RNAcentral holds the sequence, with entries from MGnify. A computed fold for a 365-nucleotide RNA from a marine sediment metagenome, annotated as Bacterial RNase P class A. The model forms 98% of the base pairs in the Rfam consensus. Rfam family: Bacterial RNase P class A. Rfam classes the family as a ribozyme. Its family is annotated with dimeric ribonuclease P complex, tRNA processing and ribonuclease P activity in the Gene Ontology.
[in-house]
């Protein structure tokens, strides 16, 4: 160095705060006594419990998901025991993290090593600047033939209709590669090897896959962290959620609302609530209330508690020092001063992530 892992200052006295008990007073308090922030309490980035709203039902937008196996995971179910605080099996298991492996791409001869936001490019749409001809229904700037027609010409050759896309040039990337045959010149035009494509009741493996066979001249470049398609899940809003008592006031006025309005937290069906003799409901104007409990926890606050001061000790850092180890040195002990001790502050609760952080100790490489 690097990765985990614990701690995150301690004791005393004085004053102060908050909350349980217990006395005591008269409803204010006093007194004793026990208890009072984290490892991240932060961010609010994900998951779950929990509460409400919906006959709690489907649907479709949205949004999360992505290569095989496998282990841990908070809460859940099931069961056993209990001193009723609680302890122990088991089973699937979020979000997360770990491990192994396989495939692709980088480095490297090579072993090795780094990495992946790893289903789909043959279901459609898009983009590839620039430079080039020409960026996927291609393409002819240099160039390459002259076999087939035509014309000119001194023999050679020139030219033009016309083939070429094999050579070079452009560019991050040009419509597989190499090698050989044919051709006038080439070109999967054909052929071997490779690569790709489909196929497999071969063979290794649980399994992504690897390999072997056999068939195709070959659907042909990149990009889906582009829109999209496949898969699997996915209602919504959130404790300021929501629940009770209590007390007032003017149980005021006013509009709107009919074949529908409101609810069901994006829409649509359903489905419920009023109503068609008016009403649920929304909308403005006035008026009066803004209180307590509970949801709330072996801290439980609620304008919101755990702090101040001083003394000792601990640890770090600076100096200093007769003295003692050490070799006279670095260091180390002993004493002494002085300065430090981070990040930070619970609000229903628990499991991840991430992002501040003075330092001490262990453990493994």
């Nucleotide at each position: 160095g690097g990765c985990g892992g614990a701690c995150a200052g301690a004791c005393g006295a004085c004053c102060g705060c908050c909350g349980g008990c217990g006395a005591u007073c008269u409803a204010g308090g006093u007194c004793g006594u026990c208890g009072g922030a984290g490892g991240a309490a932060a961010g609010u980035c994900c998951g779950g419990g929990c509460u409400c709203c919906a006959c709690a039902g489907g649907g479709c937008a949205g949004g999360a998901u992505g290569c095989u196996c496998g282990c841990g995971g908070a809460g859940g179910c099931c069961u056993u025991u209990u001193u009723c605080g609680g302890a122990g099996g088991g089973c699937a298991c979020a979000a997360c993290g770990c491990g192994a492996g396989g495939c692709g791409c980088c480095c490297c001869a090579a072993a090795g090593g780094g990495u992946g936001a790893c289903g789909g490019a043959a279901a459609g749409u898009g983009c590839c600047a620039c430079a080039g001809a020409g960026a996927g229904c291609a393409g002819a700037c240099c160039g390459c033939c002259g076999a087939a027609u035509g014309c000119c010409u001194u023999a050679g050759g020139g030219c033009a209709u016309g083939g070429c896309a094999a050579g070079g040039g452009u560019g991050a990337a040009a419509g597989g590669g190499u090698g050989g045959g044919g051709u006038a010149a080439g070109a999967g035009c054909c052929c071997a090897c490779c690569g790709c494509g489909c196929g497999u009741u071969c063979g290794c493996g649980c399994a992504a896959g690897c390999g072997g066979c056999g068939c195709g001249g070959c659907a042909c470049g990149g990009c889906a962290a582009a829109c999209c398609c496949c898969u699997u899940c996915u209602g919504g809003a959130g404790c300021a959620a929501g629940g009770c008592c209590g007390a007032a006031u003017a149980g005021g006025g006013a509009a709107g609302g009919a074949a529908g309005c409101g609810g069901u937290a994006g829409c649509c069906c359903g489905c419920c609530g009023c109503a068609c003799u008016u009403g649920a409901c929304u909308u403005c104007c006035g008026g009066g209330u803004a209180g307590g409990c509970c949801g709330c926890u072996c801290a439980g606050a609620u304008c919101g508690a755990u702090g101040g001061u001083c003394g000792u000790c601990a640890c770090c850092g600076u100096g200093a020092u007769c003295g003692c180890c050490g070799a006279u040195g670095a260091g180390g002990c002993u004493u002494c001063a002085c300065g430090g001790u981070a990040c930070a502050g619970a609000a229903c609760c628990c499991g991840g992530c991430u992002u501040a952080u003075c330092g001490u100790c262990c453990g493994c490489c």